[in-house]
RNA sequence: CUCUUAUUAGGAGAGGUGGAGAGUGAAGGCUCUAUGAAACCCGGCAACCCCAUUAUUGGAAGGUGCCAAUCUAAGCGAGUAAUCGAACAAUAAGAG
Numbered sequence: 001c002u003c004u005u006a007u008u009a010g011g012a013g014a015g016g017u018g019g020a021g022a023g024u025g026a027a028g029g030c031u032c033u034a035u036g037a038a039a040c041c042c043g044g045c046a047a048c049c050c051c052a053u054u055a056u057u058g059g060a061a062g063g064u065g066c067c068a069a070u071c072u073a074a075g076c077g078a079g080u081a082a083u084c085g086a087a088c089a090a091u092a093a094g095a096g
Stems, first nucleotide, its partner, number of pairs: 001096008013042001015041003021032003029072001043067003047064003050059003076085003
């Protein structure tokens, strides 16, 4: 990098440094942001692996991951609409 499978309405600081951006295809919209963005440190969460217990619950030592919003919405398909689905994306496990 590609493929397969699963998950994505839950959870997580009112700390320190920092000083203007951020929400990750781009542009536009919308939203967040000087009541302090990104980033780093500390802290925390517990989805997968894992550990313990066994069919449920707990743990956070370890490997990833995460700590504004239903995957920010619009956008594509179905529907009068509510809504549902797909695609895309993210994460994990496995395979090549």
Source information
Predicted 3D model of a 96-nucleotide RNA (SAM riboswitch aptamer (S box leader)) from Anaeromicropila herbilytica. The prediction has a mean pLDDT of 76. The RNAcentral record of the sequence draws on Rfam.